This is a predicted structure of a 676-nucleotide part of an RNA (large-subunit ribosomal RNA, domain II) from Oceanotoga sp. DSM 15011. The RNAcentral record of the full RNA draws on ENA. The prediction has a mean pLDDT of 84. NCBI's taxonomy places the organism under Bacteria, Thermotogati, Thermotogota, Petrotogales, Oceanotoga.
[in-house]
Context: one part of a larger RNA
RNA sequence: GCCCGUGAGUUAUUGUUACUGGCGAGGUAAAUCCGGAAGAGGAAAAGCCGAAGGGAAACCAAGUUUUAAAAGAGCGAAAGUCAGUAGUAAUAGACCCGAAGCCAGGUGAGCUACAUAUGUGCAGGUUGAAAGUCAGGUAAAACUGAGUGGAGGACCGAACCGGUAGAUAGUAAAAAAUCUUCGGAUGACAUGUGUGUAGGAGUGAAAAGCUAAUCGAACCUGGUGAUAGCUGGUACUCCCCGAAACGUGUGUAGGCACGGCCUAGAUAGAAGCAGUAAUUGGGGUAGAGCACUGAUUGGCGUAUGGGGGUCGACCUCAGAAACCAGUCAAACUACGAAUACAAGAAACUGAGAAAUCUGGAGACAGACUACGGAGGAAAAGCUCCGUGGUCGAGAGGGAAACAGCCCAGACCGACAGCUAAGGUUCCGAAGGGAAAGCUAAGUGUGAAAGGUAGUGAAGUUCUUUAGACAGCCGGGAGGUUGGCUUAGAAGCAGCCAUCCUUUAAAGAGUGCGUAACAGCUCACCGGUAGAAGGACAAUGCGCCGAAAAUGUAACGGAGCUAAAGCUUUACACCGAAGCUACGGAAUGGCAAAAGUCAUUGGUAGGGGAGCAAUGUAUGCUAGGGAGAAGGAUAAUUGAAAGAUUAUCUGGACGAAAUACAAGAGCGGAUGCGGGC
Repeated sequence: GCCCGUGAGUUAUUGUUACUGGCGAGGUAAAUCCGGAAGAGGAAAAGCCGAAGGGAAACCAAGUUUUAAAAGAGCGAAAGUCAGUAGUAAUAGACCCGAAGCCAGGUGAGCUACAUAUGUGCAGGUUGAAAGUCAGGUAAAACUGAGUGGAGGACCGAACCGGUAGAUAGUAAAAAAUCUUCGGAUGACAUGUGUGUAGGAGUGAAAAGCUAAUCGAACCUGGUGAUAGCUGGUACUCCCCGAAACGUGUGUAGGCACGGCCUAGAUAGAAGCAGUAAUUGGGGUAGAGCACUGAUUGGCGUAUGGGGGUCGACCUCAGAAACCAGUCAAACUACGAAUACAAGAAACUGAGAAAUCUGGAGACAGACUACGGAGGAAAAGCUCCGUGGUCGAGAGGGAAACAGCCCAGACCGACAGCUAAGGUUCCGAAGGGAAAGCUAAGUGUGAAAGGUAGUGAAGUUCUUUAGACAGCCGGGAGGUUGGCUUAGAAGCAGCCAUCCUUUAAAGAGUGCGUAACAGCUCACCGGUAGAAGGACAAUGCGCCGAAAAUGUAACGGAGCUAAAGCUUUACACCGAAGCUACGGAAUGGCAAAAGUCAUUGGUAGGGGAGCAAUGUAUGCUAGGGAGAAGGAUAAUUGAAAGAUUAUCUGGACGAAAUACAAGAGCGGAUGCGGGC
């Protein structure tokens, strides 16, 4: 892992609600006794519930309390009770499995820690303390030398004890080892045997170490089915309805309670609700605006105001207020919508509609999307609100794939038809369809500021056969080197002015250039040639801007260019579980029925109807060795759980039906037992 078996809302008591039944202003028994195989049944009148309530009470009473009193208001005044069944609650282990733990009584020191008694062990080698001795030495000592000696938590190193580093091993040979290496090795040494100390206790050269592979409190048994707002699991079928992820509170935040939302029943019987509108309301949002409150740009500009100067006049700078022009605001408003909200018909439309009461819930982690906002960074598949949608609990078609997007809500059947979104060259069902344009970038088939003499369409305006625009040829002068400044300043460092003349035209000069001149060039004019050229604004489609990590890889692919791209127009077709047609089923309304109309996606969850297995009663039933139960295969049949039959097997029991009772249905629980 598979298969077989086994595996989870039970039982008691007491409430409560519904239904069924008995009796009914009453209902009913408990202990106990009789009876009896067990019962059934009978006796038993204690007790309980009800038949009257109100008030704190005295008390009063179909009323009573409040009050001085009335009115009003509160609570009352129309059947219960005993059983059975079902739902649910409380108390019990209370649907099942699951802690770490707490306490009690015991068992352990054959492991290990320490202690204690008594034993045992330590190859070999090295060093050479004290103290003696001898000699020297001294007044005597000290002291020196030699030798003797054999000390040491001394040295090297086996046994022995340990366990430093690495490798191997790591479903091991081993629940801690093996190999190499390493520390101690006469000591606070190692070790045998006997003995002692224990669970909040021991022992500990102290690591919370060790106390039998277990230690920040051992093990065993018991209390015990501890508790678990936590995780997991919780078993047949069909039918009807069908949520929530919100508000408030919570030692509360992943739990609860009440309310909202779901379901079943009852009440009442069209009253109620929602939509469709004319109308009537209030408002201060969007927008707008700048008188107010504040903010704010430029100009102008005043003072018994400010800064500065040569301080009197005066000059100059800055500059409230006021004025002109231009702006901003959630906590600004002399304005002000659309929606929304409230009200609103006797009409129309809609609903498994509304309302109240009672039984049962679940849910209180929501997600994305569009729009209005807040927070954040005008970030987030971000966080928090509001309104709608979808998912959640929703299948089908589209978006290549893709809970939350687009279309559309699946009762069942079938080789019928029409459409939606989206599509119609091929993959791929349907137009290589029609008409008119655009795009050349494979744009389409990813992106911004910014740039673009790419190209299309439609404009405004100017120049032009009195010759434009571009090119080429020529001219581009004089007063004058304007004045000032300056070393110089001659069109061209800078300041001021910017005239006149000759002209076809020529600036007191557009740009290079010089130290300054010079020189080149431009504006402007003529010629040449002979037809269009320039500027501006708003646009369609393009182009550049454009760098990423496995492999083309930013149309799903192939591939596509008068498209198979984009814009516009009209048409055809494809396309879903949508709609229609046909057959069938169920639920509900109207109905007595016939019939007809509507409905039948669904998680949590509520309600309804059934199937199967075991047992009891009828019942020593029907049936059964001419073959029961059980097993295997097949056929038939039912909407499903399932049922029936046939054949084979099996070898002795045993249906169906009705009623009743429950150890009453398995794929899950890292379930449990077994087999493989």